[in-house]
RNA sequence: GGGGAUAUAGCUUAGGGGUAGAGCAUCGCUUUUGCAUAGCGAAUGUCGGUGGUUCGAAUCCACUUAUCUCCA
Numbered sequence: 001g002g003g004g005a006u007a008u009a010g011c012u013u014a015g016g017g018g019u020a021g022a023g024c025a026u027c028g029c030u031u032u033u034g035c036a037u038a039g040c041g042a043a044u045g046u047c048g049g050u051g052g053u054u055c056g057a058a059u060c061c062a063c064u065u066a067u068c069u070c071c072a
Base pairs, nucleotide, nucleotide: 001071002070003069004068005067006066007065010024011023012022013021018055026042027041028040029039030038048064049063050062051061052060
């Protein structure tokens, strides 16, 4: 220098153009003498960045950043 993969909540991750979900973790309530377990509920995401396509983009396209990998 060229090719490929990954980037989504504190962590691990799902997501097919039409309101972004789950598990763990955190907080509250119930249960208990108390803790744990269990049940119920709540909060937490400008979807790596910029631009484009579209009525509408996490999703499609271009560029770019970071990490990993292959070739030279």
The RNA shown here (transfer RNA) has 72 nucleotides and comes from Nitzschia sp. PL3-2.
The RNAcentral record of the sequence draws on ENA.
NCBI's taxonomy places the organism under Eukaryota, Bacillariophyceae, Bacillariophycidae, Bacillariales, Nitzschia.
Model confidence (mean pLDDT): 81 of 100.
Rfam family: tRNA. Rfam classes the family as a transfer RNA. Its family is annotated with triplet codon-amino acid adaptor activity in the Gene Ontology.